Small-subunit ribosomal RNA from a metagenome, 1454 nucleotides, folded computationally. The sequence is in RNAcentral, with records from SILVA. The coordinates come from a structure-prediction model, not an experiment, and the mean pLDDT is 82. Its Rfam family is "Bacterial small subunit ribosomal RNA".
RNA sequence: GCUUUGGCAGCGGCCAAAGGUUUUAUACGAAUAGCGGCAAACGGGUGAGUAACGCGUGGGUAACCUACCGCGGGGAGGGGCAUUGCUUCGAGAAAUCGGAGGUAAUUCCCCAUAUAAUCCGGCAUCGUUUGGUGCUGGAUGAAAGAUGGCCUCUGUUUAUAUGCUGUCGCCUUGUGAGGGGCCCGCGUCCUAUCAGGUUGUUGGUGAGGUAAUGGCUCACCAAGCCAAAGACGGGUAGCUGGCGUAAGAGCGUGACCAGCCACAUCGGGACUGAGACACUGCCCGGACUCCUACGGGAGGCUGCAGUCGAGAAUCUUUCACAAUGGACGAAAGUCUGAUGAUGCGACGCCGCGUGGGGGAUGAAGGUUUUCGGAUUGUAAACCCAUUUUAUUGAGGAGGAACGUUUUGCGGUGAAUAUCCGCAAAGCUCGACUGUACUCGUUGAAUAAGCCACGGCUAACUCCGUGCCAGCAGCCGCGGUAAUACGGAGGUGGCAAGCGUUACUCGGUUUGACUGGGUGUAAGGGGUCCGCAGGCGGCCAUGUGUGUAAUAGGUGAAAUCUUUCGGCUUAACCGAAAAACUGCCUAUUAAACUGCAUGGCUUGAGGAUGGAAGAGGAGAGCGGAACUGUUGGUGUAAAGGUGAAAUUUGUGGAUAUCAACAGGAACGCCCGUGGAGAAGUCGGCUCUCUGGUCCAUAUCUGACGCUCAGGGACGAAAGCUAGGGGAGCGAACAGGAUUAGAUACCCUGGUAGUCCUAGCUGUAAACGAUGGGCACUAGGUGUUCGCCUUUUUGGUGAGUGCCAAAGCUAACGCAUUAAGUGCCCCACCUGGGGACUACGGUCGCAAGGCUAAAACUCAAAGGAAUUGACGGGGGCCCGCACAAGCGGUGGAACACGUGGUUUAAUUCGAUGCUACGCGAGGAACCUUAUCCAGGGUUUGACAUGCAGGAAGUAGUGCCCCGAAAGGGGUUACCACCAGUAACCAGUCUGGAACUUGCACAGGUGCUGCAUGGCUGUCGUCAGCUCGUGCCGUGAGGUGUUCCCUUAAGUGGGAUAACGAGCGCAACCCUCGUCUUUAGUUGCCACUUUAGACUACGGUUUAAAAGCACUCUAAAGAGACUGCCCGCGUUAAGUGGGAGGAAGGUGAGGACGACGUCAAGUCCGCAUGGCCUUUAUGUCCUGGGCUACACACGUGUUACAAUGCCUGUUACAAAGGGCGGCGAAGCCGCGAGGUGAAGCAAAUCCCAAAAAAGCAGGCUCAGUUCGGAUUGUAGGCUGCAAAUCGCCUGCAUGAAGUUGGAAUCGCUAGUAAUGGCGCAUCAGAACGGCGCCGUGAAUACGUUCCCGGGCCUUGUACACACCGCCCGUCAAGCGCUGAAAGUCGGGGGCGCCCGAAGACCAGAUUAUUCUGGUUCACGGUGAACUUGGUGAUUGGCGCUAAGUCGUAACAAGGUA
Repeated sequence: GCUUUGGCAGCGGCCAAAGGUUUUAUACGAAUAGCGGCAAACGGGUGAGUAACGCGUGGGUAACCUACCGCGGGGAGGGGCAUUGCUUCGAGAAAUCGGAGGUAAUUCCCCAUAUAAUCCGGCAUCGUUUGGUGCUGGAUGAAAGAUGGCCUCUGUUUAUAUGCUGUCGCCUUGUGAGGGGCCCGCGUCCUAUCAGGUUGUUGGUGAGGUAAUGGCUCACCAAGCCAAAGACGGGUAGCUGGCGUAAGAGCGUGACCAGCCACAUCGGGACUGAGACACUGCCCGGACUCCUACGGGAGGCUGCAGUCGAGAAUCUUUCACAAUGGACGAAAGUCUGAUGAUGCGACGCCGCGUGGGGGAUGAAGGUUUUCGGAUUGUAAACCCAUUUUAUUGAGGAGGAACGUUUUGCGGUGAAUAUCCGCAAAGCUCGACUGUACUCGUUGAAUAAGCCACGGCUAACUCCGUGCCAGCAGCCGCGGUAAUACGGAGGUGGCAAGCGUUACUCGGUUUGACUGGGUGUAAGGGGUCCGCAGGCGGCCAUGUGUGUAAUAGGUGAAAUCUUUCGGCUUAACCGAAAAACUGCCUAUUAAACUGCAUGGCUUGAGGAUGGAAGAGGAGAGCGGAACUGUUGGUGUAAAGGUGAAAUUUGUGGAUAUCAACAGGAACGCCCGUGGAGAAGUCGGCUCUCUGGUCCAUAUCUGACGCUCAGGGACGAAAGCUAGGGGAGCGAACAGGAUUAGAUACCCUGGUAGUCCUAGCUGUAAACGAUGGGCACUAGGUGUUCGCCUUUUUGGUGAGUGCCAAAGCUAACGCAUUAAGUGCCCCACCUGGGGACUACGGUCGCAAGGCUAAAACUCAAAGGAAUUGACGGGGGCCCGCACAAGCGGUGGAACACGUGGUUUAAUUCGAUGCUACGCGAGGAACCUUAUCCAGGGUUUGACAUGCAGGAAGUAGUGCCCCGAAAGGGGUUACCACCAGUAACCAGUCUGGAACUUGCACAGGUGCUGCAUGGCUGUCGUCAGCUCGUGCCGUGAGGUGUUCCCUUAAGUGGGAUAACGAGCGCAACCCUCGUCUUUAGUUGCCACUUUAGACUACGGUUUAAAAGCACUCUAAAGAGACUGCCCGCGUUAAGUGGGAGGAAGGUGAGGACGACGUCAAGUCCGCAUGGCCUUUAUGUCCUGGGCUACACACGUGUUACAAUGCCUGUUACAAAGGGCGGCGAAGCCGCGAGGUGAAGCAAAUCCCAAAAAAGCAGGCUCAGUUCGGAUUGUAGGCUGCAAAUCGCCUGCAUGAAGUUGGAAUCGCUAGUAAUGGCGCAUCAGAACGGCGCCGUGAAUACGUUCCCGGGCCUUGUACACACCGCCCGUCAAGCGCUGAAAGUCGGGGGCGCCCGAAGACCAGAUUAUUCUGGUUCACGGUGAACUUGGUGAUUGGCGCUAAGUCGUAACAAGGUA
C1' cells in the first nucleotide's frame, strides 16, 4: 500500500541453495623478477673539435680481422665445481650493502679425440722485398643441447626415452658475400707584420705490443729529418656527391636527401664483446642541478614531443605499427618517437578560384576643369545563362603483400607422423579515413591584396605643407604654384600574394686562364752584377717525360639533361639513356717538348790589326779672378738700393801700383758634341786601369737571355774623427719694406761647402718610358770607324730633328716606338686616412726599408674644348688719358636722398645704371588706412536673377552733426514706350529707386610666377645659321691670316661656299639750286590817295604784282665721279681741282645674339595667395613741408670782361575761348579797371636779353652779394596758420674763387644771354624746346677707365667680388702611445697524483702490497692575444668663428 485477516515488495522468524572469503595442489591467463643466449657498436641526433691520410679520388695489403648469412668437410665421448632467483638474519634516511642456507641450465670447469687450424722443421713449385701455394713430420688446442612426431631397431616394459626421424642450435675447418683495420700517389682556406723547426725527434739493431705494418712502446747505437714548390707558428673551417649563380671559365656555398668523419655534460680510463674505448653501459676526477635524518647519495633530451632562457626568428607533450625497414624468436608474435600518417606555419614550389556574356541616360557619387567638358567607365545598376571552389546529401576506390586453416600434388622418411616446396579454396589484418574520386542540392552565391607612378623604370593630376614635416638604391627632391614629402582621384606592375631587410653570384674585361694594364689617368725597382727559378739556335740517332689515339676498370645512388611513362594538369614520382669534362691500367704513335748521345756555326765569347773619348784612381804643375797682409801714391767719401739705412772710412777707406800669402773653381775652346750601368765626368802633364766601336773571318762550339732572395755602386743634404777654410752661405744679428714681415731687398755672418778615413742609402735618382732578341716607308743634320774613288757614294756603331703605315682617351710616339711579336723580372687595382701606426729589420743619430686598419667622401684624376680672368703678350678704338675751356667739392638758398624725429612723417627707386628719379607741378582734393576721429555694409562703381513700392524716387524746407550721414515735414513733383478710340505719377514693360541672392571692391602680398615697357654694357662691331670638310667627342673651320675701314667696311689669300640678325643705306630736320603755289606772307618795279618836307624825298593807306624774302610741296645735287702720289694693277689712302656742300656734309629717329632672377604687380594687364560690417567705401582734421646732421643735383654769388641808371637795336620756336587779352585810365609796384581784336602766317601773350651808346661806381664785405627778418600790400582759390606765389619799404647774413678729390665738353660745340611751352585755379632755381653772342686745344697713346680682335697660362665655369692653404678656438667620431690593471690561449720546468692498465712480489679461489705511467689540481719563469686606463699624439667630419694669404695668371719672390 492493497485487501480484509488472506497476501506481500515492509517487519519478525525458519529452511534450502546459489554465492563469498581464506589456505593448499594442479592447469590456464595477465603481470613482475632472476639465470642463460642474441641484439644493444644498427637505427636516430648534432657539427663542438679537426688544416688531418680527416675528406675526395685512384691504388696496395706477399702486413690483417670479420658475429649473424650462403656453399662445402669433419665432429658433438666422459666427468665435475659453483651461483642468481628463493629462504633467513643484519646495517642504512635513502641509494644500496653484508652474513648464513640450499638449488638449475645451451652458465662455468676438467679429461679424451681431432682434419687442410696455430707453432717448429723438410721437400716441390711460383713470385712484385720481408715471401705465396701445395705435400709431409712433430707439438698445442673443441663441443650443448632444445623441440615436433613415431615405436621399425635398442633400453626399460605397454607406453615412453638416453632409441628412430625431422627442424633449430653447438664445436672445428675451408671458401664466398658483405663489413671493417692499416699503408701509399694526387687534390683540399687565409696569413711571411709567423723564417727557421724538431730530441722519440730521423734512421738502425733487438725486444715488447697489436687482428695487422710501423718509434706504436722500450733499451742501445748513429746524428739525422723537415723547410721559400712555405717547414714551424697564428687565424678560420667538419669533408664530399652536390646547391646558387654564370654564355663559359669561374665565384660563392656545404640547409633538406645521400656517402665518410668526429662528438654525446667537460676531461681521463679501461672492461665486455666478432665489432666500442660504447648517446639513453662501467670506473675516476671537475663544473652544474636535485635528494638528504648532514653520515651520504642521484642525474646527463646535440633521440621524439614538450618547458624555460636568449633572440628579429623556427611547429603537436597527436595517431599507428596498416605499409617499408630493423632486432629477437622455430613460429605465432613482441619491441621499434626508425618509419608511415596527422596537426601548426603563404616558409618554398605547383595548380585552381574569387566569375562569364550582353549592357550608354555614357546614371549617381568621387576626382578634375579652360566651366564647354573630361575621367573613373561597360565599370556599376539591369538582363541572360553557368557552377570550378564552397554548402549539404548520397555513393565510394587504392595503399594488402604476407600470415594462418583446410584440401590436393611432390620431396624427406620405416611411416598414412612431422617437416619442406608448389597449387586451389576459406579466414584474419587500414593509423590515415568514409580519405582520393563520382553523382546530386542551393546559389553569383563563400573568396583581393600589396607596391610603385622625377630619371634609371612601365605608370599624372589636384589639395596640404613651405629647406619645416619628411623622402632617398644612385643622381637628388622640399626655402608658397613640389608629377620626388603627406593625403586623394587616376594610372602602371605583380597577384594569394606584395614590398622591405640581410646574404651570394651576375652585370664587372672592376684581379683579366678564357680576358686588363704601367710616357702624362694608379702603376718600371736609382743603376748594374748575379745563385735558385723561368725561357732558349741548327742537324742526326735513340728513348717515350709531357702530348695524342684506341681499349679496359673506376667515376655509389640521388641531383642536372634527353626521351618515355604514372597521379584530371603541374609541382612531384617512376623507367631508360646520356652525362659525370676526373683517376688508374694496357697497347700504339713519335711531329713538337723533355731526357741521353754525337755533330754544326749563324747566337755568345776569344785572337790579330786599328780608332775615338770631360770613363775611373793617384801624383805633380799652371794662369786669371777673389780676399787678406805689407809698402807706395792719394783724399773724402765709399758701398748699397725702387728709395734708403745698417756697414767701411780723416786712427786715411774706396780708387790705384808693387810684392807676398791662402783656399776654392777651372773662362774662351764648348757643340741637342763625347764617355760611363746609373749617380755623374770639363785647366795641363805623367803613372796605373775599366769599357766600347770598326776591320779580318783565325779559334771555341750554344758556352745564351732574364733574374725573386743576395751583392756592389749610388747627387745633394746630414752624421763621426782629423785637417782645411779664399769666396759663397742655412741658423743667427742688424738695417729697410710693411698694418704686421720670424720673408722677398741690403750689411754682416756660424755650421756647411773643400781634403782624408768611415757611415747614411735617399731625390721630379726623369726619357716621369725595365732588360734582351727579331721584324716593319722615308727625309735631313751630326760624332767615330772601315771600303771605294768620284761622290750629292757605300757599309757599321752612336746621337738629334721631321714625318708614313700603325698605335694612342687625347696629347703625342713613330727603326733610339708608346708599332708588330716572343722571353724574363718589377709594379698597379677609387680619393683621403697614409711615403702613417704597430711589429720586424738596418743605422751612431737623423732616419731608411717593409707596411695595415678604424673612420670618412662621391668623387679624386688625365687629355683636350669653349668661355671668363691675369699686377701675361701683341694690335686697335673711345672727351679714356693728355692739351684746353668752364664747373662740382668751400658759402647761402632750392630740390632729392639717407639718418633722426613723429600719432603719422604713405609707397617705390639704392655702385656705374637710385638720389631736380616715378612726380610734366602734395594748402583741401590729389593721397595711397600714413595718423587721430566719425559713418556705412550688395556697398563709391559693373552685370545678372528674383521680389517690392504710389503722392513713390527725387527736389525744397526744418532739426542733429565738423562733415559724411541720419531724422522729420509733406510744399513741389517725375522719364521713355505701350494699353485704354481721348485721358496715366497711379495699369503693363523698360529706365531710375528699394529688398534679397550671385557678386562687386582692394595703390593688400609676390617684379624671384608673368605680359608689356624701360635702363645698362653700347651705336660697341659683333652674334649666328645651312651645306661641305676636319675631329671618337666637346667642338673647330667659315668669323683665322695680310692690307684697309667709323664698321665682320671692303679687297686679297684660304676647305670652304653661301646666307641671316646687326653696320651702312632707305626715313626726318638743317645747308645750295630749280619748278609749282601766292593769303593772313612780301613790296623791287608800276599806279592812286593822304600826311610831312631841308623839295632831293620820306612816310602811311590802297591798287597792281609774285621779282626777292618767306611759307610748303615736288625735284636736282656728292658718286672717291675727275687729276697726281702711295698701295698688289685691289680695296683704299694722302694731296688737289671744281663745287653751297668732299670723302659718313651736320644733327635726329633707329639699339643684333645676349647679360645683370637689373627696374616696375603704385600707369596698365595678369597667375596664385590674402581680405569681405573690412586690407572695401564716405567724411573732418592732420601728415607726406618735421631737423643736431651726412650725401647728391642745381640756383645765386663772391664782382670792374663787373654792377647801377638811362638810351638804341636784332630773333626763333611756341601758346591762346571756363582762353590770350591790345589801346586807354588808376597804382611806385605786384596789380586793378577796361574792353578792341583773335579759334590765329591776320589779333594777343610780346618787353627779347646779352650786345651797342652815354653816364655813375674805383677794389671796399663795397652802389658786390642777396640770405634772413619786420612791415604794408596784390593775386589765385570754399580756404593761404600749419603750407602758396608776387610787390613796395626797411633789414643786409655767409661769401673775397673754394682741401683731398671729382664732372662736362672737340664747333655753331663749350661757355654765356634771354624767349617759349607742358603740368596747372594758384604755386619752377627743375624738365622739354627755341634763338642770340660765340671760343680754346688735341704733341700723342707711356699711363688711369671702358671696349674690340689674335695669342698664351689657368687648380676659375655662381667664371678673380673666382678658387683655395695652414695654425688656433668649438662640437662629434675613429685610432696610436701610456704608469698600470683585468682576462683568454698553448707550451716548458717542478710538486701532488684518482680510476685504469702494465710490471714485480706475496697469496693463489678471490685478492693484497710496491713500482711505472697518468686525468684533475697547485706552483714558477717566460711567450702570445684581447679588454680597460689618468694623461697624451694624430686623423676625419661639422652653412655663416679667429689670424694671415701659401698655391692656381709671371698668383704679384715662377